[in-house]
Context: one part of a larger RNA
RNA sequence: CCCUGGUUAAGGAACUCGGCAAUCUAGCCCCGUAACUUCGGGAGAAGGGGUGCCUUUGCCGGUUGCCCGGACUUGCUCCGGGAGGCUGACAGAGGUCGCAGUGAAAUGGGGGUUGCGACUGUUUAACAAAAACACAGGACUCUGCUAACUCGUAAGAGGAUGUAUAGGGUCUGACUCCUGCCCGGUGCCGGAAGGUUAAGGGGACGGGUUAUUCACCUUCGGGUGGAGAAGCUCGGAACCGAAGCCCCGGUAAACGGCGGCCGUAACUAUAACGGUCCUAAGGUAGCGAAAUUCCUUGUCGGGUAAGUUCCGACCUGCACGAAUGGAGUAACGAUCAUCCCCGCUGUCUCGACCAGGGACUCA
Repeated sequence: CCCUGGUUAAGGAACUCGGCAAUCUAGCCCCGUAACUUCGGGAGAAGGGGUGCCUUUGCCGGUUGCCCGGACUUGCUCCGGGAGGCUGACAGAGGUCGCAGUGAAAUGGGGGUUGCGACUGUUUAACAAAAACACAGGACUCUGCUAACUCGUAAGAGGAUGUAUAGGGUCUGACUCCUGCCCGGUGCCGGAAGGUUAAGGGGACGGGUUAUUCACCUUCGGGUGGAGAAGCUCGGAACCGAAGCCCCGGUAAACGGCGGCCGUAACUAUAACGGUCCUAAGGUAGCGAAAUUCCUUGUCGGGUAAGUUCCGACCUGCACGAAUGGAGUAACGAUCAUCCCCGCUGUCUCGACCAGGGACUCA
């Protein structure tokens, strides 16, 4: 010097990102207990008092029990009462010892405010336990049973030995008050008149091939050229062809979206009001410098002697906003996040000492 414990004057968070760590508190009994609240809670709220041992009194039991009384069915009967003995609690009184009586050990520190998530739960085995996931509850949507959906090439299986008060998918996430406007785009659902349209059908027409035939030439053997049926074959227009798309409607707790400029009131300021452009429609209620606010330590108020944090307001919302839910909310949270207060302390001022184990030296 390091580690693990113990003690520490005065102060008491001045430490520090932050009371991290370590103290404090603690059991049981009695008294007492606020806001708020979903009336259950909050609550062990908070805050007080008691606690050992001895003697004694009262009271409530357990057990044993000589004895007494009653009943009749007269029995080794049954019912009731009680002195005394042993024993277990509870309440009171008096006394007594120590610094100290839950005498050791085990054994809550408390309160206030705000954010987030309702809650109990779940999670990154081995750096994250949370505000993330889940959750009851809400909504939309699919599915009529050989269900939808999922696995499998299939047989088949799950769904389910279930049947729309059921099952699958998606979103939201207790509860309370609510959930506004937009269907132009994308998606989904419905529609079928018209447009477009594949394979296929259809086959007008055209090409190839040549039995035959015609013309010319000929050394009479043949040669060259033209036309060309049937069959085979190649190409092929019109026309008929579904769904889809175009088209017509619906639908936002489907994906999503929810404006700009100018002017105006008898101080000023502001603009209930007016004009104009654009849009599918221009953000309603509520909330708001917020887990969201850049400018920003916004401004005002509170708390402090002093507060970039915190709480309450304001609204100029860079860039909140309504089931990608909005705003509240008792209870709950290994406090998950912020701030404050009381108590308490070696966290600190600022160190010191003690014990054990290392380090170090020697063997």